[in-house]
RNA sequence: GGUCGAGUGGUGGAACUGGCAGACACGCGGGACUCAAAAUCCCGUGCUAGUAAUAGCAUGAGGGUUCGAUUCCCUCCCCGACCA
Numbered sequence: 001g002g003u004c005g006a007g008u009g010g011u012g013g014a015a016c017u018g019g020c021a022g023a024c025a026c027g028c029g030g031g032a033c034u035c036a037a038a039a040u041c042c043c044g045u046g047c048u049a050g051u052a053a054u055a056g057c058a059u060g061a062g063g064g065u066u067c068g069a070u071u072c073c074c075u076c077c078c079c080g081a082c083c084a
Base pairs, nucleotide, nucleotide: 001083002082003081004080005079007077010026011025012024019067027045028044029043030042031041032040046057047056048055049054060076061075062074063073064072
């Protein structure tokens, strides 16, 4: 240099065909149980603003197509594999 694959909350990882982004698990917070703990069970948990109701934002970055993009197209960044 070329080809292919990947990039999503604190972590792993879903979302088949464009139609509520973050399911599920881990972690974390609170509670139950216990003399106390561990294990187990229940509830909550993206970020920002706000006392709250609520609002806005969020899929590596920027642009394009579309009523609508994690998903399709283009450029770039980063990681991995292979070829030279």